RNA sequence: CCCUUAGAGUUUGAUCCUGGCUCAGGAUGAACGCUGGCGGCGUGCCUAACACAUGCAAGUCGAACGAAGCUUUUCUGUUUGGAGAUUCGUCGAAGAAGAGAAAAUGACUUAGUGGCGGACGGGUGAGUAACGCGCGAGCAACCUGCCUUUCAGAGGGGGACAACAGCUGGAAACGGCUGCUAAUACCGCAUAAUGUCACGGGACGGCAUCGUUCUGUGACCAAAGGAGCAAUCCGCUGAAAGAUGGGCUCACGUUGGAUUAGUUAGUUGGCGGGGUAAAGGCCCACCAAGACCGCGAUCCAUAGCCGGACUGAGAGGUUGAACGGCCACAUUGGGACUGAGAUACGGCCCAGACUCCUACGGGAGGCAGCAGUGGGGAAUAUUGGGCGAUGGGCGCAAGCCUGACCCAGCAACGCCGCGUGAAGGAUGAAGGUCUUCGGAUUGUAAACUUCUUUGAUCAGGGACGAAACAAAUGACGGUACCUGAAGAACAAGCCACGGCUAACUACGUGCCAGCAGCCGCGGUAAAACGUAGGGGGCAAGCGUUAUCCGGAAUUACUGGGUGUAAAGGGUGAGUAGGCGGCAUGGUAAGCCAGAUGUGAAAGCCCGCAGCUUAACUGCGGGACUGCAUUUGGAACUACUAAGCUAGAGUACAGGAGAGGUAAGCGGAAUUCCUAGUGUAGCGGUGAAAUGCGUAGAUAUUAGGAGGAACACCAGUGGCGAAGGCGGCUUACUGGACAGUGACUGACGUUGAGGCUCGAAAGCGUGGGGAGCAAACAGGAUUAGAUACCCUGGUAGUCCACGCCGUAAACGAUGACUACUAGGUGUCGGGUGGCAAAGCCAUUCGGUGCCGAAGCUAACGCAUUAAGUAUUCCACCUGGGGAGUACGUCCGCAAGAAUGAAACUCAAAGGAAUUGACGGGGACCCGCACAAGCGGUGGAGCAUGUGGUUUAAUCCGAAGCAACGCGAAGAACCUUACCAAGCCUUGACAUCCCGAUGACAGGCAUAGAGAUAUGCCCUUCUACGGACAUCGGAGACAGGUGGUGCAUGGUUGUCGUCAGCUCGUGUCGUGAGAUGUUGGGUUAAGUCCCGCAACGAGCGCAACCCUUACGUUCAGUUGCUACGCAAGAGCACUCUGGACGGACUGCCGUUGACAAAACGGAGGAAGGCGGGGAUGACGUCAAAUCAUCAUGCCCCUUACGCCCUGGGCCACACGCGUACUACAAUGGCGCAAACAACGGGAAGCAACACCGCGAGGUGAAGCAAAUCCCCAAAAGGCGUCUCAGUUCAGACUGCAGGCUGCAACUCGCCUGCACGAAGUUGGAAUUGCUAGUAAUCGCGAAUCAGAAUGUCGCGGUGAAUACGUUCCCGGGCUUUGUACUCACCGCCCGUCA
Repeated sequence: CCCUUAGAGUUUGAUCCUGGCUCAGGAUGAACGCUGGCGGCGUGCCUAACACAUGCAAGUCGAACGAAGCUUUUCUGUUUGGAGAUUCGUCGAAGAAGAGAAAAUGACUUAGUGGCGGACGGGUGAGUAACGCGCGAGCAACCUGCCUUUCAGAGGGGGACAACAGCUGGAAACGGCUGCUAAUACCGCAUAAUGUCACGGGACGGCAUCGUUCUGUGACCAAAGGAGCAAUCCGCUGAAAGAUGGGCUCACGUUGGAUUAGUUAGUUGGCGGGGUAAAGGCCCACCAAGACCGCGAUCCAUAGCCGGACUGAGAGGUUGAACGGCCACAUUGGGACUGAGAUACGGCCCAGACUCCUACGGGAGGCAGCAGUGGGGAAUAUUGGGCGAUGGGCGCAAGCCUGACCCAGCAACGCCGCGUGAAGGAUGAAGGUCUUCGGAUUGUAAACUUCUUUGAUCAGGGACGAAACAAAUGACGGUACCUGAAGAACAAGCCACGGCUAACUACGUGCCAGCAGCCGCGGUAAAACGUAGGGGGCAAGCGUUAUCCGGAAUUACUGGGUGUAAAGGGUGAGUAGGCGGCAUGGUAAGCCAGAUGUGAAAGCCCGCAGCUUAACUGCGGGACUGCAUUUGGAACUACUAAGCUAGAGUACAGGAGAGGUAAGCGGAAUUCCUAGUGUAGCGGUGAAAUGCGUAGAUAUUAGGAGGAACACCAGUGGCGAAGGCGGCUUACUGGACAGUGACUGACGUUGAGGCUCGAAAGCGUGGGGAGCAAACAGGAUUAGAUACCCUGGUAGUCCACGCCGUAAACGAUGACUACUAGGUGUCGGGUGGCAAAGCCAUUCGGUGCCGAAGCUAACGCAUUAAGUAUUCCACCUGGGGAGUACGUCCGCAAGAAUGAAACUCAAAGGAAUUGACGGGGACCCGCACAAGCGGUGGAGCAUGUGGUUUAAUCCGAAGCAACGCGAAGAACCUUACCAAGCCUUGACAUCCCGAUGACAGGCAUAGAGAUAUGCCCUUCUACGGACAUCGGAGACAGGUGGUGCAUGGUUGUCGUCAGCUCGUGUCGUGAGAUGUUGGGUUAAGUCCCGCAACGAGCGCAACCCUUACGUUCAGUUGCUACGCAAGAGCACUCUGGACGGACUGCCGUUGACAAAACGGAGGAAGGCGGGGAUGACGUCAAAUCAUCAUGCCCCUUACGCCCUGGGCCACACGCGUACUACAAUGGCGCAAACAACGGGAAGCAACACCGCGAGGUGAAGCAAAUCCCCAAAAGGCGUCUCAGUUCAGACUGCAGGCUGCAACUCGCCUGCACGAAGUUGGAAUUGCUAGUAAUCGCGAAUCAGAAUGUCGCGGUGAAUACGUUCCCGGGCUUUGUACUCACCGCCCGUCA
């Protein structure tokens, strides 16, 4: 300088961190599911080293040898014999055929002898943790057939054994005996060196034994022939050398386990032998007692090793199929033989198991060679062709053999390449899907037009691979390739579509069926299940599963941590080990640089090249980061030599201290004993009781006994390594500190294992025992109370000796050293200054607090570090299971130490944040309590609700915030419910066709009615038609059917509580905080002041209505000072418009010079004057699909529509809300005052008459400040005199009235009669703070009729509030939290 290093989901309401789980990538000898056109190149039993039928996989040489056979030919000789033989062609007296003998010939065959090869090639990975493998060395301790080179040689003999023949055994396999025979088979003799051995002499070298070489003497050891006319060739023997192949040895490296810590007797070594090609305990005799091991021996488990392969940024991790190297094995175990080579896959012997044959006596076999079979298994191919090529064996050669190999077959098993068409083509066709019904999308996609032909098909041609030397020779193969032909023709699937993660809708399903890698989907609107359409990804494949690496800095060498998340050993002294001050010289192990050798090939990287390309292959280069040898260097580490004093230690002289051990002494207090005084209680608690006490307690006085502990001083004071140490004195003793600077001279630091000490409890033996006090007993508490409280009380606590060895043994913080701002206390010592009891300055050592930089996830730490660095030790790696089990070791025991796994979860956890909560704290408010007044809860009745009943008792509302609620009014209607009877395009809307001219209405008949039938009456028109009815067909209507948890709208509630937020800025990694907190004040986040905040919004307040006073204007239906009426007028009352008025404005005091509060003046009204409307962000899946609207689902001769009757009004009972009462503050009677809000035409009705009355009959007036409803009632006077009454009025009877089609179920009212419960209400509970409560009447809406309900109106008109401890609700703040669905939370145990 260049290249390279990617993350995401999941703990929480949210955040940061720690930490695990999971995913995206790549890979595979793969398997499974769905699918499948072609070609090239590769790959293919990972399991049972399980068992194997059948065939093949190692033979060859006749030029080593005997023999047999065959073929051919000929000759020679002999004998017989006389014409056929032959498939055909043809041959034959020139002698066919047949038989025999001899000889020869040959690309002929081969059982045997002999030679070479069967030790290669091929397979498998069982064993092996090893010199097995890898890498690098060594052999002065070795061998090597065939091959190459060189030197020398082959003379002359001998005896056998197979084959064969004969006899013979056996079922077979296989033999036995006798006899014959050859050789390159076997054996002597000769020859003999650069061979071997022995002895002698010399030279050189090395690594200890020794090696090399020259030379002398002696001894010993060889041989084979074959072919050829021959030349010659091939063989044979000895020696030397080379090459190749092997053997042995060594350094280093090579899995896990210590819950395997000791192992070893040929063991370790030596001397001497044996053995081997060769060193060696390899083997043997003797001698010695060694050898290995914490740097992990031995044992157990697992495993062939490597080049490489996969992955990774790399460092690493995993792996060892295919190709290549090495090793091991060949049914299991053992053994040797032969040979150059084996302890031998297709050789031998023995033993075992198994299989087969058998005549039962015996035999045969070994696919982990290639095919193939069975079996196992998720799973892995043809009983193929060929020796044409490459290679191997034999042979002189021809050649033979070769399941090595080359090919083909099967398999998408992998990699690579190609194709399934290309261009145009909008009316955006049909079909499909969705739809807001308009359309959108599939989609230029198709159709259609034009074009092309890779693969597949057909036809023609047709290789390279073949090399030698003319020829001949190709399994693959009529293959590759080339040419031609026809026709878009024959060729696309798989997965996924909630996030991670590219890709969305519909339907079905309804916590079912199912999905799922993690988080998680599914309980009626599922983008997550299933299907379809669409789009996404990859593509002859696509997904799933399994395994490995990655991501994972999640074992951290590169590259992590340990105060609280997992993690510092309880403590010290110290062994091994690790690390180590200043300066000098040397050495060169580490270290640095150069060179040499090696690091096989293949693979990898780069370049070039060959198959059309690529995969694949060839060639060249690089790399292989390593190891060894060698040369040089000397900074650092190391070693060594001799030094230094700053680290460390010693000495001297000092002061401080609950440091330790032992002995002695002391006083206060508790308890007990004795005696005195004294009398009824004591004691104890929240309250009690058990207990003690009249046998005299407690209390008090005196004396005594005994044990334990040491008040005050006393202090985030002191000492100690930690545990820990506290009266005083004495003895012994450890350590630290300050001073001096004399001595030693790195003597230091840390510290595995081992060792020491080690609170309390506990254990053993012996003492002791006052108080206290586990266990235990009793009393209380409680639902229970094996507890908390009380009364007792034993071990124990104390002492001596010995064990135990653990604690939240904590600063939850290992030890040493150095460095890095300060401030302020305190303990011990020193120095200096001042006259100093004292103060100041300074310096060491300890012990606290605050705080800068820095660090930290934050909290926090901060010269006593959790900062910056070095060194060493210990420990951690998700939660649970579990500090458990097993094993071992320790212990008297209790138990301690060490310390897992199965299984299970997707979290567990730390710090901090917002809320919520607390029988936590502080402050404040509210008819919240308190202080009062009146009620409810008891009675009767009304009404609502639950329950029950019913054919139906329609539906909804459910703590506050359902229950006189929806309903401002169910006899029919309403009405939604039930029974019965009807209708089916419908009671209602739009559209079409036909008929009619009506329909409606009136009357009549049938019927419970709906309805049906009959009669009467009966359209418009501009003539096109309109309108209406009926009939018909379907689209549709209709639904108070479901879902308020699909919704809109509306409403309730917290709450008229004072809160809820935002922008910018600031602080914090962040969630968030600040603002909004603080000091005051307010009804109020109201206002003021302060403040890293400054502003703003929704709320509060105000603006609005009403009421209280006044002014002004206007005045009819109102009013009247005009005597009355008319008229007039508008002062007053009144009405309704507009204004005014109240703002802490003024004064005083307090407060902080503020906000404001208190008091006062004035005023109709005073501090928000009273009342109303007005309801922030939000909470309750609050209420309502039955007001209305509405998505989806459901019904369609009914879940729709009509009609009659019934029901909603039932009645053993529970509850809520009201009314009326229980009486004298009252009942009854009489007389007769004073309101306001309102309403009135299908109405209110004066007035008159009738009726006891409800009411009736007439009827004026009034669409209303005019007329009417309208009488107000409590009030006044009289009477009754405390009773179930002259109270109360339920229930019931009779007689009436009114409304209405109709008062039976089921209305209201009147009169007379009847006259129930009830004498002020248990536990409990409710409303109200002033014109309020209480009490009194009046009106209105709904409505034909039907209020004790609801909404309004006015009359009369109180009591009380000390105050905020408590109950309830709320606001602000603080604190704790394992809650956040937020305490109605979370959560533990037992059982199922």

Small-subunit ribosomal RNA from an uncultured bacterium, 1392 nucleotides, folded computationally. Its Rfam family is "Bacterial small subunit ribosomal RNA". Rfam links the family to the GO terms structural constituent of ribosome and ribosome. The sequence is in RNAcentral, with records from Greengenes.